[in-house]
RNA sequence: UCUCGAUAAUGGCAAACCUGUUGAAAAGCAGGGACGCAAAGCUACGGGUCUAAAACCCUACUCGGGUCAUGAUCGCCGGGCCGCCGAA
Numbered sequence: 001u002c003u004c005g006a007u008a009a010u011g012g013c014a015a016a017c018c019u020g021u022u023g024a025a026a027a028g029c030a031g032g033g034a035c036g037c038a039a040a041g042c043u044a045c046g047g048g049u050c051u052a053a054a055a056c057c058c059u060a061c062u063c064g065g066g067u068c069a070u071g072a073u074c075g076c077c078g079g080g081c082c083g084c085c086g087a088a
Base pairs, nucleotide, nucleotide: 004086005085012037013036017032018031019030020029021028022027035075041081042080043079045078046077047076048073049072050071055067056066057065058064
């Protein structure tokens, strides 16, 4: 240094749920809260998953149904970028 990763140290993040708020929704943000996390730091680039407002189609009269990401997720997997510590 690389791989690797501890019943080590110093710190960090924060699932479900609750409250508020934004949003059509998925979900985001803030506070509380900890299930977990060695990249649970950043990045929607590839795949997956979630949602379906607008648009389009059907129905037929504004009701209902369907398709669709341009929306979301990095705490689903992979890729890219960057990074703390050092037992075996």